[in-house]
RNA sequence: GGCUCCGUAGUGUAGCAGUUAACACAUCUGCUUUACACGCAGAAAGCCCUGGGUUCACACCCCAGUGGAGCCA
Numbered sequence: 001g002g003c004u005c006c007g008u009a010g011u012g013u014a015g016c017a018g019u020u021a022a023c024a025c026a027u028c029u030g031c032u033u034u035a036c037a038c039g040c041a042g043a044a045a046g047c048c049c050u051g052g053g054u055u056c057a058c059a060c061c062c063c064a065g066u067g068g069a070g071c072c073a
Base pairs, nucleotide, nucleotide: 001072002071003070004069005068006067007066010025011024012023013022027043028042029041030040031039049065050064051063052062053061
């Protein structure tokens, strides 16, 4: 320098066919216990890396940038 893939709650992932986002763990609150843990019930937490474009409408499509991983030279 070229090519490919990835960037979504604190962490790890899903959402891979456009109609405002799910799961597990973690956190918080209650119940349970003498207490803790486990278990049960509930809650908070993300406008989806950034900018632009297409569209009635994009996390999802297109372009550029940026961070990471891999391959080639």
Annotation: This is a predicted structure of a 73-nucleotide RNA (transfer RNA) from Pteropus vampyrus. Its Rfam family is "tRNA". The family's RNA type in Rfam is transfer RNA. Its mean pLDDT, the model's own confidence on a scale to 100, is 83. The sequence is in RNAcentral, with records from Rfam.